[in-house]
């Protein structure tokens, strides 16, 4: 402590996701043992059994059960048995009574509240048991359950009568205390009164048991402990919830209550709450805590504590010390059972268990032995509190599953391989030792302290000690020994980055994966298996949630120029902040001191279980709250006093600042007159339009209405909007200067009021020009645009609205401080000066440059985006969307406030490099441009598409396939197809057996091939054999022109012979990158020179190489012949020579080397001399990084994949030659610069022996027949042709032109039928210079002529080579195409054949409207009105107490009627809210739909 994802890269911004740590979890695979923990999170749904609250007999009457005496009958004879009868004892159902049952326990439904939590009151209160103290405990008296007799009823339950007891009910007596009431004293202090006395007057108590120790029980006081009640602070989320209240808010007097109070009622009086969020909705128990984070913070409120609410749903109250009560009433409701149908019963949110919900959460389990409650004197009894066990890896914790040695790195199996080997692996085997754990077996705790009981002491007489005795669910558990052996005990996930961890093999966008970026389309470390590997470990993973990490809401700790973010703009309420001096206050600060912060938790140390988990004892700490003592610096506050903020006077001059009125001139239009004649206007280029009824042009008058040229300026003023001709009135505001005065009077500013461009809205004017709409007219594939012609609202005035702009400086206001430089408006001052101007300085506007600084960059930089400080307003990924729903607000258009569901991994900003622009500059190419000849039209060759076919084999596809692979398909080639044949093969290499091979015949066949025959015996030798060759035969192999050029290598195509490609080291930048390589010149060229944070070098350029151009020098044969000489044949033919061409070897020669001029003194251009030749001399070879998955697996290599009696091999025969059609390349023509016929001349470079072949003869001819000569500067092809001369033909389809088509032959060749070439005779098509469009070519070029050669038997219009004749043109870079450089804009980076935008159409999605319609909650009005307190009657009924004439009255109470208030329910009407609605809106995703091109480049109209 941080990573991946936008991007060709790159920095910012931002979001998304991961790695950690938690959990009451679930779920998948797996599973040895213990120890401590915890275990319905959902239906506060429903519940079956059973258990969870009772006890005291020492409070009472008694005695139903059980136990003993006793008394008695009877059975049989002591003993015994059975039955009566007796409360006589132990003890005890039910009953009165007393205490308990408001505790423990359970769950969170409801509460947003004094509920909780914290600190404090209560002088406004109560408190049973228990604990001190004090004082009492006296005397009657009436009932009533039980029980007992009748009764009602299915049961639940009841009813009447009789009789009785009590610590249960009642009177009375006593009263110091209390309580009321009223007089008085003292003292306190938070003085509505407490507290502690004094008087008088009134009221009010008790209960007994009993084992004689005790236990009770009344009254006061005080303690304690529990509970009540108040108060300040904190305690979710919506303002699309903005006002709320009628017991409300406060007083008086009652009533109530344990107590204060509208707690309630009467009167009165209008309060009270609220932007510091009241009221409404919505969620939710709430602390201590836990979980996480460094922390502040977020988040949770399980288990263990506290507190609170609740107990089927709601309502009520009664008892009680305490309840409005979980296992108590009543009362309504919904629900379950019961039932004899009359009527009754229940309430697990106790423990266990059931059903159901649900991804999910346990025994109908032991014991009260210990802790703790209740009752009891006590013994004890009750206790699903609460100790233990069951289940469940659920979580933590610990422990095992073995250690050690052992390398021939063993054998085999799995799995790779480059077949050599590697890994699995010290793993195993195998030797040695261990024995937790798991099993057998034995022995075994602690918890038990006390209580209680007994005996004993002590003494303060019921209290302490002391000894004995009893008591353990767990549990024969924990532990401990022995026994015997490695024995009983391992899986999950992951292995592309992130993220440790890799390879076959299957699959082929399939099947699958996937947290996030993304794998998968035939070589997938991403699927799926498999082999190794890495992590963890009794557990691994995956879901889900929180938190971090996110400084991603940022108090700590962010941010608004351009990424998302400054209000359009002033004034100004509250609030926030606030100059200077001294002073006093102590609210805020800060110190010290007290109280408090329960325990448990967290930490520290120590201690206990083997350890740790866990527990235990102390400590710290709890960062808070209260309170009191102090300090007075800051902040507040109070009352002073200051002047520099702030403001008011006085004087100045500047200004499109505002509003009203008035007034000018130009130009537009029109409307009258003149002149004038055919146009005129408009546009890319027209056409609607005007115009002969006179237009347009011109002059002259006129009316209108609108905006105000030049001045004019990154000038001026104003808070923004915005303000412009000129005077006047009338008014804001700023600035400058010197002085006087007030005295902090300041700053900002949520709501709030104003103002607010254009456009629009309303009323009523005005209308010249312009001009939404709207018509016409063009342009287009289409044009509801963009150009034209016209035109309405509007635009202008007066009033009233509307309230938004890219309202922009994309920069909120104020105050301070922080280098400069230059400009310009306002004012002032200085020096100078007659004055003014320059210069210099201060304010205070407005621009430009730039240093610190800051920013992600650009950039900003005293007018700060820099450094402080205040204040307000906004932002928190894109996209739905500024939209929907509510509200306000407007006449309406709309404004203003503002989501969400659903998707997406992004979207952005600045800045780099590229590429790209129908941006720009600069430059360059036959790129156009000037020319010449051509294709495109005919026929014909020849390639291709296409179609046929058994087949028409493949491959090549825009330049950069297409007379291309083919430098030559009858057969062959040939790979295609038919049909036949073969299978270790046609061909390599290894093994085995044989033999000479090889030929020759014969039969079958279309061959291959097959059967048959026949001849014949190779070479080498150490004589074993060996070696070529041929046959057989085995299995390893062989083979494929089969597939992938998108697995590849090589070659080759193209940009393009285009000037570029790039590296090192400095340097700059945060960085992609830049810089050199840009820049001035200059060049074919990054050629070259200058400059310059670069300085150098690499590949490219050019040079070096080869052919040609001119010379020399060597050498002269088959090559020449000048000079000499011979010649019958006149030809270097000879002899003879090498001088010259000419052959072919060395060598020279050109460097801008020389002058002049331009130009920076440069490079280098222009000119010129001189030279065969000038600025590369012409031509060839040669192709930088690279680009195009260009081409080629069919040239050859090759990975992979596929065949293997076939996709291989051999063979015949057809086929690559088809033919409605369409392209491409060419050839012949279309004629007279020509055919044509005859004569005649002049080459170069090659090639010949399986070959060229003269000469001569035949033949019309293609040829033949013979054959000299030549292995080639010697002989031959070989005839060059166009030229030249000389006829001829005369403008036609022709004496052009040749196609087709008959017919006759001629070479080759085993074979010309498909399907060769030539030659003769005959036939004689279409063609009369070719639309649109295009192609080539700048000098020996085009164009035209002819000739060779490879290939080949033969087949040339192709292809290559040579040579002959020999042009025209280039003003020049505006325009097309390519191409370099620089710059510039970009939403492009697959790179413009980029990318991207709307409707429609199809499918999904999620939300909006919507006539309703179905619930939830709630509010109002009015009805109802059970139970029950309360109150008022109370005839009925009535023991205790008075009276009494004893008949009875009184009081007291009760049933019971009636109010008052209310639950549950009813009727209107309202609001909120939710589910759903035909149909309807729009918005989102989808693979290649469909129309068009709106944006991105000037994006083709910015």
């Nucleotide at each position: 402590a941080g990573a991946g994802u936008u991007u060709g890269a790159u920095c910012c911004u931002g979001g998304c996701u991961c790695a950690g740590g938690a959990u009451g979890a679930a779920c998948g695979c797996u599973a040895g043992c213990g120890g401590c923990a915890g275990g319905c999170u959902u239906a506060a749904c429903a519940c079956a059994u059973g258990c969870a609250a009772g006890u005291c007999g020492a409070g009472g009457g008694g005695u139903a059960a059980c136990a003993g005496g006793a008394u008695u009958u009877a059975g049989u004879u002591u003993a015994c048995u059975a039955g009566a009868u007796u409360g006589c004892u132990g003890a005890c159902g039910a009953c009165c009574g007393g205490c308990g049952c408001a505790c423990g326990g359970g769950u969170g439904a409801g509460u947003a509240a004094c509920g909780c939590g914290u600190a404090u009151a209560c002088a406004a209160u109560u408190u049973g048991c228990c604990u001190u103290u004090u004082a009492c405990u006296g005397a009657a008296g009436a009932a009533u359950a039980g029980c007992c007799c009748a009764g009602a009823g299915a049961a639940a339950u009841u009813u009447g009568g009789a009789u009785u007891a009590a610590u249960g009910c009642u009177u009375c007596a006593u009263a110091g205390u209390a309580u009321u009431a009223u007089u008085u004293g003292g003292u306190c202090a938070c003085c509505u009164g407490g507290c502690c006395g004094a008087g008088u007057a009134a009221u009010u108590a008790a209960a007994g048991c009993u084992c004689c120790g005790g236990c009770g029980g009344u009254a006061a006081a005080a303690g304690a402990u529990g509970a009540g009640u108040a108060u300040g602070c904190g305690u979710c989320c919506u303002a699309u919830u903005a006002g709320c209240u009628a017991g409300a808010u406060g007083g008086u007097a009652a009533g109530g209550u344990a107590a204060c109070g509208g707690c309630u009622u009467a009167c009165c009086a209008u309060g009270g709450c609220g932007a510091c969020g009241a009221u409404a909705g919505g969620u939710a128990g709430g602390g201590g805590u836990c979980c996480u984070g460094a922390g502040a913070g977020g988040g949770a409120g399980a288990u263990c504590c506290c507190c609170c609410a609740c107990a089927c749903u709601g309502g009520u109250a009664c008892u009680g010390a305490g309840a409005c009560a979980c296992g108590g009433a009543c009362c309504a409701g919904a629900c379950u059972c019961c039932u004899a149908c009359g009527g009754g019963a229940g309430g697990c949110a106790g423990c266990a268990g059931u059903g159901a919900g649900g991804a999910a959460u346990a025994u109908u389990g032991g014991g009260c032995a210990a802790u703790g409650g209740a009752g009891g004197c006590a013994a004890c009894u009750c206790u699903g509190a609460c100790c233990c066990a069951g289940c469940c890896a659920u979580g933590c914790c610990g422990c095992g599953u073995g250690c050690a040695g052992g390398a021939a790195g063993a054998c085999u199996g799995c799995c790779c391989u480059a077949u050599g080997g590697g890994u699995u692996g010290u793993a195993a085997a195998c030797u040695g030792c261990u024995u937790u754990u798991a099993u057998a077996c034995a022995g075994g705790a602690a918890g038990a302290a006390a209580c209680u009981u007994a005996u004993c002491c002590a003494c303060g007489u019921g209290u302490g000690g002391a000894u004995a005795a009893c008591u353990g669910a767990c549990g024969g558990u924990a532990c401990u020994g022995u026994a015997a052996g490695a024995a009983u005990a391992a899986g999950g996930a992951c292995c592309g980055g992130c993220u440790a961890a890799c390879u076959c093999c299957g699959u082929g966008c399939c099947a699958g994966c996937a947290g996030c970026c993304g794998c998968g389309g035939c070589a997938a470390u991403a699927c799926g298996g498999a082999g190794g590997g890495u992590c963890c470990a009794a557990g691994c993973g995956u879901u889900a949630u929180c938190c971090g990490g996110a400084a991603u809401c940022a108090u700590u700790g962010g941010g608004u120029u351009u990424a998302a973010a400054g209000g359009g703009u002033c004034c100004g309420u509250a609030g926030g902040c606030g100059g200077g001096c001294a002073a006093u206050u102590a609210a805020g600060u800060c110190a010290g001191a007290g109280g408090u912060g329960a325990a448990a938790u967290c930490c520290c140390a120590c201690a206990g279980c083997u350890c740790a988990a866990c527990u235990g004892u102390g400590g710290a700490a709890c960062u808070g709250c209260c309170u009191u003592u102090g300090a007075a610096a800051c902040u507040a506050a109070u009352a002073g006093g200051c002047u520099u903020g702030a403001g008011u006077a006085c004087g100045g001059g500047a200004g499109a600042g505002g509003a009203g009125a008035g007034u000018g001139g130009a130009a537009u239009u029109c409307c009258c007159g003149g002149u004038g004649u055919a146009g005129a206007g408009g546009u890319g280029a027209a056409a609607u339009u005007c115009g002969u009824a006179g237009a347009u042009a011109u002059c002259g008058g006129g009316a209108a209405g609108a905006a105000c040229a030049c001045c004019g300026g990154u000038g001026g003023c104003g808070a923004a909007g915005g303000c412009g001709g000129c005077u006047c009135u009338c008014u804001g505001g700023a600035c400058c200067g010197a002085u006087a005065c007030u005295g902090a009077c300041g700053c900002u500013g949520a709501g709030a009021c104003g103002c607010g461009a254009a456009a629009g809205c309303g009323u009523g004017g005005g209308g010249a020009g312009c001009a939404a709409a709207c018509a016409g007219g063009a342009u287009u594939a289409g044009a509801u645009a963009c150009c034209c012609u016209g035109g309405u609202a509007g635009u202008c005035c007066a009033c009233g609205c509307c309230g938004u702009a890219a309202a922009c400086g994309a920069u909120g206001g104020g105050c301070a401080c922080u280098a400069g430089g230059u400009g310009u408006g306002g004012a002032g001052g200085g020096u100078a000066u007659u004055g003014a101007c320059c210069c210099c300085c201060u304010c205070u506007g407005u621009g430009c440059c730039g240093g610190a600084g800051c920013u992600a960059a650009c950039g900003c930089a005293u007018u700060a985006a820099g450094u402080g400080c205040c204040c307000c307003g906004c932002c928190u990924g894109g996209g739905a969307a500024g939209u929907a729903c509510g509200g306000c607000c407007g006449c309406a258009a709309g404004g203003c406030u503002a989501a969400a569901a659903c998707u997406c991994a992004a979207a952005g900003g600045a800045a780099u490099u590229g590429a790209c622009g129908g941006g720009g500059g600069c430059c360059c190419g036959c790129a156009c441009a000037a020319g010449c000849g051509g294709u495109g039209g005919a026929g014909c060759a020849u390639g291709u598409g296409g179609u046929u076919c058994a087949a028409u084999u493949c491959g090549a596809c825009g330049c950069a396939a297409c007379g291309c692979g083919c430098a030559g398909a009858a057969c062959c080639u040939u790979a295609c197809c038919u049909g036949g044949g073969u299978u270790u093969g046609a061909c390599a290499u290894c093994c085995c057996c044989u033999g000479a091979c090889c030929g020759c015949c014969a039969u079958g066949g279309a061959a291959a091939c097959a059967u048959g025959g026949u001849u014949u015996u190779c070479c080498c030798u150490u004589c074993g054999g060996g070696g070529a060759c041929g046959g057989g035969g085995u299995g390893a192999c062989a083979g494929g022109u089969g597939c992938u050029g998108c697995a590849u290598g090589g070659c080759u195509g193209u940009c393009g012979u285009c000037a570029g490609c790039u590296c090192g080291u400095g340097u700059c930048g945060u960085g992609a990158g830049a810089u050199g390589u840009u820049g001035g010149g200059u060049u074919a060229a990054g050629u070259c020179c200058c400059g310059c944070a670069a300085c150098g070098a690499g590949c490219g350029c050019a040079a070096c190489c080869c052919c040609u151009g001119c010379c020399u020098c060597u050498a002269g044969u088959u090559g020449c012949u000048a000079a000499c000489a011979g010649g019958a044949u006149c030809g270097g033919c000879u002899g003879a020579g090498c001088a010259c061409u000419c052959u072919a070897g060395a060598g020279g020669a050109a460097c801008u080397g020389c002058c002049g001029g331009u130009g920076u003194u440069a490079a280098a251009c222009c000119g010129g001399a001189g030279g065969a030749a000038g600025g590369u001399g012409g031509g060839g070879a040669c192709g930088a990084c690279g680009u195009c998955a260009a081409g080629u697996c069919c040239u050859c290599a090759u990975g992979g994949c596929c065949u293997u009696u076939a996709u291989g091999c051999c063979c015949a025969g057809g086929g690559c030659u088809a033919c409605a059609c369409a392209c491409g390349u060419g050839c012949u023509a279309c004629a007279a610069u020509g055919g044509c016929c005859g004569g005649u001349a002049c080459a170069a470079a090659g090639g010949g022996u399986u070959g060229c072949a003269a000469a001569u003869c035949c033949g019309c001819g293609a040829g033949g027949a013979u054959g000299a000569g030549c292995u080639a500067a010697u002989c031959c092809c070989a005839a060059a042709a166009a030229g030249c001369c000389g006829g001829u033909c005369u403008c036609a389809g022709u004496u052009c032109g040749g196609a087709u088509u008959g017919g006759a032959g001629u070479c080759u060749g085993c074979a010309a039928c498909u399907c060769g070439a030539c030659u003769c005779c005959a036939u004689g098509a279409a063609g009369g210079u070719g639309g649109a469009a295009u192609c080539g070519c700048u000098a020996g070029u085009a164009a035209u002529c002819g000739u060779g050669g490879a290939u080949c038997a033969g087949c040339a219009u192709g292809c290559u080579a040579c040579g002959g004749u020999g042009a025209a043109u280039a003003c020049g870079u505006u325009c097309c195409c390519g191409g370099g450089c620089c710059u510039u804009g970009u939403a492009c980076a697959c790179a413009c054949c980029g990318c991207c935008c709307g409707u429609c159409a199809c499918a999904c999605c999620a939300c909006g409207a919507a006539a309703g319609c179905u619930g939830a909650u709630u509010g109002u009005a009015c009805u109802a009105g059970a139970a029950g307190u309360c109150g008022u009657c109370g005839a009925g009924c009535c023991a205790a107490c008075c009276c009494u004439u004893c008949g009875g009255g009184g009081a007291c109470g009760c049933a019971g009627a009636c109010g008052c208030c209310c639950a549950c329910g009813g009727u209107a009407u309202g609001a909120u809210u939710a589910g759903u609605g035909a149909u309807u809106g729009g918005g989102g995703u989808g693979a290649a739909g469909u129309c068009g091109u709106a944006a991105c480049a000037a994006g083709g109209u910015a």